[in-house]
Context: one part of a larger RNA
């Protein structure tokens, strides 16, 4: 000098972009942050409306009622998310990271693309009904049923796995073919429809969307393998599943990854201690370097501490399960409920870190065929000079150089064109008006076309016009009114280092980054006039280069 997630001290108009719990990975009231699908089922409730039959009435009708259609809501089965977004830096010095590689040792839901199918039959259990325990969390019988729930048999166009046969490689092998061989799959919804069959639902054709089996992709992941990654020798040996076979399990897959046997080997700044999530990148230097890793971006690790599987393409799973342990709450004392290192709020402890707020409008994200639900992701306001960066707090003229300060050799001299006064502008603040801006396309609806079909239904692709949807918001913006109005401080002035004089103190009080000032004329202390730097700041502290 220059940095910064900073504090603190004086002082503080606007406005734009960032940014903001570094410490106690301490506790934690409230609320809300993962649902969604009725086009996957079977019920239940209402509301329209059709109506057999009862009752009232002379009839119109009113009303209860078996039944049927339509529709909305939805608690359970069911499917598909809840491994994704979001948070934090404890742990971890290597099961991490960063660069490159290797998988011939592997898997990959949803996606796209090819190929074949998709037939036919049981069962059970939820909700419901019913009995029964409990204070409650909830639980235990027992009966009855549906499904894209569950399980058979049936085809095999593939696939495994045998056995053969050609090829090809960097070793284990890889990839192709071929066999009467061997195992081996499926579920339906929904829209439309001319003939035919059917009392009807439907069956049949037919789009769509799902189902099944294989293969390619394309994302995602899993394992390995070179090299790189703090400080210590006042850590010098350290290792027995250890370091290798071989066989076996086990896993999606290689392996001491586990087990049995055998050998007796393995590693050397090892092994032990301390700190520390890597990284891209950020300060900072001319630059080699040094120092750091907040925001944002990629990996990793974690979810009250500790274990542990379960489901599942994926998890040993932050708002999932069990078990142990601390902790707080509930209780009928018999027994339960909980996990904010999400958003936001509390309390604590600190020098110190902010709103229990607004929307699903956008951009992503799940569900769903779609309309749409859900999303503290995310978009936006809020607070804080916490940074950076950009306006303003007035502009021009105005000398008798006014008053007041202060200073003096008393003559003056400075403050000072500074006020004052006289014209002027009006950023911004106030006040009115206008501004449905822009960020918007999806979606609805009609219409041409285009593909598919038996089809001029349907349904899709594309393209026209039309309707809607805005949290910020009456906010930016823009137009007007009047009017200098409401809008300047910090810090230092002995040398480094730009600025000097009086008063007061008297090695007292005090100042100080260093040198050093201060003991009666202090340009270093303290006020005061005045300058000097910077300016919504200024200065000090702390930390880095």
């Nucleotide at each position: 000098g220059a940095a910064c997630g900073a504090a603190c001290g004086c002082u503080g108009g606007c406005g734009g972009c960032g940014u903001g719990g570094a410490u106690g990975a301490g506790g934690c009231a409230u609320g809300c942050a993962a649902g969604u699908c009725g086009a996957a089922c079977g019920g239940a409730a209402c509301u329209u409306u059709c109506g057999c039959g009862g009752u009232a009435g002379c009839a119109a009708u009113a009303u209860c009622u078996a039944g049927g259609a339509a529709g909305u809501u939805u608690a359970g089965u069911g499917g598909c998310g809840g491994a994704a977004g979001g948070g934090u830096g404890a742990g971890u010095a290597a099961u991490g990271c960063g660069u490159g590689g290797g998988u011939a040792a592997u898997c990959u839901a949803c996606c796209u693309c090819g190929a074949a199918g998709a037939u036919u039959g049981g069962a059970a259990u939820a909700a419901c009904c019913u009995g029964g325990g409990g204070a409650a969390a909830c639980u235990c019988g027992g009966g009855a049923u549906a499904a894209u729930u569950c399980c058979g048999a049936a085809u095999g166009u593939g696939g495994u796995c045998g056995c053969u046969c050609c090829g090809c490689g960097c070793a284990u092998g890889c990839g192709g073919g071929g066999c009467u061989g061997u195992c081996u799959a499926a579920a339906g919804c929904u829209g439309g429809g001319g003939a035919c069959c059917g009392c009807a639902a439907g069956g049949c054709c037919u789009a769509g969307c799902g189902c099944u089996u294989c293969g390619a992709g394309a994302u995602g992941a899993g394992c390995u393998c070179a090299c790189g990654u703090c400080c210590u020798a006042u850590c010098a040996g350290c290792u027995u599943g250890u370091u290798g076979g071989u066989g076996a399990g086990g896993u999606a897959a290689u392996g001491g990854c586990u087990c049995a046997c055998c050998a007796a080997g393995g590693c050397u700044u090892a092994c032990g201690g301390g700190u520390a999530g890597c990284u891209g990148g950020u300060c900072u230097g001319a630059g080699a370097g040094g120092a750091u890793g907040g925001u944002c971006a990629g990996c990793c690790a974690c979810a009250c501490u500790g274990g542990g599987a379960c489901u599942g393409a994926g998890a040993c799973a932050c708002u999932g399960c069990c078990c142990a342990g601390a902790c707080u709450c509930c209780u009928a004392c018999g027994g339960g409920a909980g996990g904010c290192u999400g958003c936001a709020g509390u309390c604590g402890a600190g020098a110190a870190u902010c709103a229990u707020u607004c929307g699903c409008a956008a951009u992503g994200g799940g569900c769903g065929a779609a309309a749409g639900c859900c999303u503290g992701a995310c978009g936006a306001u809020g607070c804080g000079a916490c940074g950076c960066c950009g306006c303003g707090u007035g502009c021009a003229g105005g000398a008798u150089g006014a008053c007041g300060g202060c200073c003096u050799u008393c003559g003056g001299g400075u403050u000072g064109u500074a006020a004052a006064c006289u014209g002027c502008u009006g950023u911004g603040a106030u006040g009115g008006g206008g501004g449905a801006a822009c960020a918007a396309u999806u979606g609805g609806c009609g219409g041409a076309c285009u593909g598919u079909u038996a089809a001029u239904a349907g349904c899709u692709a594309u393209c026209c016009g039309u309707c809607u949807u805005g949290a910020u918001a009456g906010u930016a913006c823009c137009c007007c009114a009047a009017g200098a109005g409401g809008a300047a401080g910090c810090c230092a002035c002995g040398g480094c280092u730009a600025a000097c004089u009086c008063u007061g103190u008297g090695c007292c009080a005090g100042c100080a980054g260093c040198c050093g000032c201060g003991g009666u004329a202090a340009u270093a202390c303290a006020g005061a006039g005045g300058u000097g730097g910077c300016g919504a700041g200024c200065g000090u502290u702390g930390u880095u280069c």
The part of an RNA shown here (small-subunit ribosomal RNA, 5' domain) has 545 nucleotides and comes from a Kiritimatiellia bacterium. The coordinates come from a structure-prediction model, not an experiment, and the mean pLDDT is 81. NCBI's taxonomy places the organism under Bacteria, Pseudomonadati, Kiritimatiellota, Kiritimatiellia.